[in-house]
RNA sequence: AGCCGGGCUCUACGCAACGGAGUCCUGUGAACUCCGUCAGGCCUUGACCGGAGCAGCGGUAAGCAGACCGCUCCGUGUGCCGUAGAAUCACCUGGCUGGA
Numbered sequence: 001a002g003c004c005g006g007g008c009u010c011u012a013c014g015c016a017a018c019g020g021a022g023u024c025c026u027g028u029g030a031a032c033u034c035c036g037u038c039a040g041g042c043c044u045u046g047a048c049c050g051g052a053g054c055a056g057c058g059g060u061a062a063g064c065a066g067a068c069c070g071c072u073c074c075g076u077g078u079g080c081c082g083u084a085g086a087a088u089c090a091c092c093u094g095g096c097u098g099g100a
């Protein structure tokens, strides 16, 4: 001095992190206008059976609260983590060759 590779720069895809939402789990949760079971009483019957059905109880819907960070989705100049590509004026680094 030249060539090549890597870093620095950029792009794309992916992954992770962070934030948000949903779901899963628990609790609560419907006077009547969710479902079930329906004491008493009411209706029916000669009686039995039966009927509708309030309270109560149980299960839940929408909603509310909590827990989890397991799963799904969305987003971000959070990463330089992986792969590929682009650029290479300059800078850093490694290798090869030639000259002094």
Base pairs, nucleotide, nucleotide: 001097002096003095004094005093006092007091009086010085011084012083013082014081015079016078017076018075019074020073021072022071023070025066026065027064028063034059035058036057037056042051043050